This is a predicted structure of a 350-nucleotide part of an RNA (small-subunit ribosomal RNA, central domain) from a metagenome. RNAcentral holds the full RNA, with entries from SILVA. Model confidence (mean pLDDT): 86 of 100.
Context: one part of a larger RNA
RNA sequence: UUGGGCGUAAAGGGUUCGUAGGCUGACCGAUCAGUCAAAAUUGAAAGACCUUGACUUAAUCAAGGGAACGGUUUUGAUACUGUCGGUCUUGAGUGAGGUAGAGGUGAAUAGAAUUCCUGGUGUAGCGGUGAAAUGCAUAGAUAUCAGGAGGAAUACCAAAGGCGAAGGCAGUUCACUGGACCUAUACUGACGCUGAGGAACGAAAGCGUGGGGAGCAAACAGGAUUAGAGACCCUGGUAGUCCACGCCGUAAACGAUGAGCACUUGGUGGUGGGGGAAUCGACCCCUUCGCUGCCGUAGUUAACGCGUUAAGUGCUCCGCCUGGGGACUACGACCGCAAGGUUGAAACUC
Numbered sequence: 001u002u003g004g005g006c007g008u009a010a011a012g013g014g015u016u017c018g019u020a021g022g023c024u025g026a027c028c029g030a031u032c033a034g035u036c037a038a039a040a041u042u043g044a045a046a047g048a049c050c051u052u053g054a055c056u057u058a059a060u061c062a063a064g065g066g067a068a069c070g071g072u073u074u075u076g077a078u079a080c081u082g083u084c085g086g087u088c089u090u091g092a093g094u095g096a097g098g099u100a101g102a103g104g105u106g107a108a109u110a111g112a113a114u115u116c117c118u119g120g121u122g123u124a125g126c127g128g129u130g131a132a133a134u135g136c137a138u139a140g141a142u143a144u145c146a147g148g149a150g151g152a153a154u155a156c157c158a159a160a161g162g163c164g165a166a167g168g169c170a171g172u173u174c175a176c177u178g179g180a181c182c183u184a185u186a187c188u189g190a191c192g193c194u195g196a197g198g199a200a201c202g203a204a205a206g207c208g209u210g211g212g213g214a215g216c217a218a219a220c221a222g223g224a225u226u227a228g229a230g231a232c233c234c235u236g237g238u239a240g241u242c243c244a245c246g247c248c249g250u251a252a253a254c255g256a257u258g259a260g261c262a263c264u265u266g267g268u269g270g271u272g273g274g275g276g277a278a279u280c281g282a283c284c285c286c287u288u289c290g291c292u293g294c295c296g297u298a299g300u301u302a303a304c305g306c307g308u309u310a311a312g313u314g315c316u317c318c319g320c321c322u323g324g325g326g327a328c329u330a331c332g333a334c335c336g337c338a339a340g341g342u343u344g345a346a347a348c349u350c
Stems, first nucleotide, its partner, number of pairs: 003322004007304002012318001014201004021194003025088007033081002035077009049066004091191001092188003096183004103177007110154001115149007125136002162169002206247006215241002220236004258317006266295011299306002323350003332343004
């Protein structure tokens, strides 16, 4: 390299948008570039491949024949691909009427709880643990009542529930705003799919500047435990956690499963719509779309399992893998304030 693969053995990019490129619906006509056929010519001979005779046999050598392949030219075929022209509506999209939703951004606001402060009642303990101690408390704690301050998070509803491309999203109200689904059909007429580079988004931690700081809590201190205890347990406690703006760009960023389209027995739930029968109406029954679970047929798989939400059957495009360690490393390059990130070897060794 070919091949074979990528749920768990090595291997799906964290996610989306999108450039080039690759691939691309139905019908009609044209063209004949690709494609196919024939002929001519050329590709020296030898060698290589097939084959024939001959050397007493065989290989070899020598001799004869053939095939194969490349190029050019001419003539022809027109199914497919390409190109050009025309038409279509099923793919895709737009419009109309509705629906559900923790989708996003900003502002306002509510109650419960923790902590702290002030005052009242009240007196000797509180707290903590396996047991204790450090700690707090007669300068009046804990408990309890009233008032106040401040920050963070939103019990119940709540669910294998919903929404979002992913990360993720949860009190309530308002404003702005993205997407999805359903119904009937009107319109555009292939406008599509994927997507190297690229751009944007991207948990937590971390970084910069300025705020904020109730609770929790790396580091740190003390008390225990222990042979020791740089830990687990306890008492404290600073960064941080929160907000604004700007960086970082990584995760077991997981469904460890890339995106799109088509096809292939079923059963039973959840959720969002539509239609129908019946009914006063609801429940309920039948049916049809979208999303989301479970169980299973065929098939598939090394097995586990997957199984119309495929890991089944096919097609298109991208990414990635190629024994373990060395090595999510070194060097170089790019990015970053830094931490570091991305790309990414070899010697050697088994």